[in-house]
Context: one part of a larger RNA
RNA sequence: UUGGGCGUAAAGAGCUCGUAGGCGGCUCAUUGCGUCGUCGGUGAAAACCCGUGGCUUAACUGCGGGCUUGCCGACGAUACGGGUGGGCUGGAGUUCGGUAGGGGAGACUGGAAUUCCUGGUGUAGCGGUGAAAUGCGCAGAUAUCAGGAGGAACACCGGUGGCGAAGGCGGGUCUCUGGGCCGAUACUGACGCUGAGGAGCGAAAGCGUGGGGAGCGAACAGGAUUAGAUACCCUGGUAGUCCACGCUGUAAACGUUGGGCGCUAGGUGUGGGGGGCCUCUCCGGUUUCCUGUGCCGUAGCUAACGCAUUAAGCGCCCCGCCUGGGGAGUACGGCCGCAAGGCUAAAACUC
Numbered sequence: 001u002u003g004g005g006c007g008u009a010a011a012g013a014g015c016u017c018g019u020a021g022g023c024g025g026c027u028c029a030u031u032g033c034g035u036c037g038u039c040g041g042u043g044a045a046a047a048c049c050c051g052u053g054g055c056u057u058a059a060c061u062g063c064g065g066g067c068u069u070g071c072c073g074a075c076g077a078u079a080c081g082g083g084u085g086g087g088c089u090g091g092a093g094u095u096c097g098g099u100a101g102g103g104g105a106g107a108c109u110g111g112a113a114u115u116c117c118u119g120g121u122g123u124a125g126c127g128g129u130g131a132a133a134u135g136c137g138c139a140g141a142u143a144u145c146a147g148g149a150g151g152a153a154c155a156c157c158g159g160u161g162g163c164g165a166a167g168g169c170g171g172g173u174c175u176c177u178g179g180g181c182c183g184a185u186a187c188u189g190a191c192g193c194u195g196a197g198g199a200g201c202g203a204a205a206g207c208g209u210g211g212g213g214a215g216c217g218a219a220c221a222g223g224a225u226u227a228g229a230u231a232c233c234c235u236g237g238u239a240g241u242c243c244a245c246g247c248u249g250u251a252a253a254c255g256u257u258g259g260g261c262g263c264u265a266g267g268u269g270u271g272g273g274g275g276g277c278c279u280c281u282c283c284g285g286u287u288u289c290c291u292g293u294g295c296c297g298u299a300g301c302u303a304a305c306g307c308a309u310u311a312a313g314c315g316c317c318c319c320g321c322c323u324g325g326g327g328a329g330u331a332c333g334g335c336c337g338c339a340a341g342g343c344u345a346a347a348a349c350u351c
Stems, first nucleotide, its partner, number of pairs: 004322003007305002012319001014201004021194003025088007033081002035077008048066007091191001092188003095184005103177007110154001115149007125136002162169002206247006215241002220236004258318006266296013300307002324351003333344004
């Protein structure tokens, strides 16, 4: 390479936007580039294959045909693909009217709790554990009441509930702002899908500068435990955790399941919206359509587990990735980074 694969065996990029490229709805006309047919030229000889002949046979060799899978030309065909022109509305988008939401950013603000400070009451313990001790306390702690300071997080509601592309998002109010869903069909008329490179976003930890620091708490110190205990438990506690700006760019970034479109039994919850019927009190009941999110399950698939209209079923299009274990996501080189390190990525050797 051919081929086979990627939920759990090796394998879906963390996510999105998007360049090139690949692929692309219905219809009419045209072209005849791809495509197909016929004919001609060329495709050296030898070799090779088939037939036949010559050395007594064979090897060897003569002759004829094929092969030479290709290229060029002429004539023709026009279904399909392409080009060009015209039309269409089902894909896609716009408009209008509604609607749900912890979607994002900024500003302001609330109460509970912890800690600390001040004052009052009050006296000998408190705290902690399996049991203790370190620790705190007669210089008045713990407990309790009042007042104050400050930081961080938002109980109940809260829900296999909601929103977001993913990371993620939860007290309240206001301002700015993105997307979705439903209904109406007015408009555009294929404007679409995917996406190598590229760009942006991207938890936690970490880094830089400046602030902040209540609680928690790597490191560290002490007390225990233990044969030891550089741990688990306890008392403290620095960085950090928080804010602003900049960097880092990773993760069990997981549904371990790339994106898009179409098709293929049902049952039962729940979120959002619309319609019909009953009731007509827009409270409710029932039914149906669209759109999310769960559970169960048929066909089918699967090595099994399981998946099953939210597919891992049946198909098409595009991208990424895999190819025995270790060595190794390492070395070297390159690019990026302040650093930590990240991305790309081998081989010897060995089983």

Description:
Predicted 3D model of a 351-nucleotide part of an RNA (small-subunit ribosomal RNA, central domain) from Hamadaea tsunoensis DSM 44101. It matches the Rfam family "Bacterial small subunit ribosomal RNA".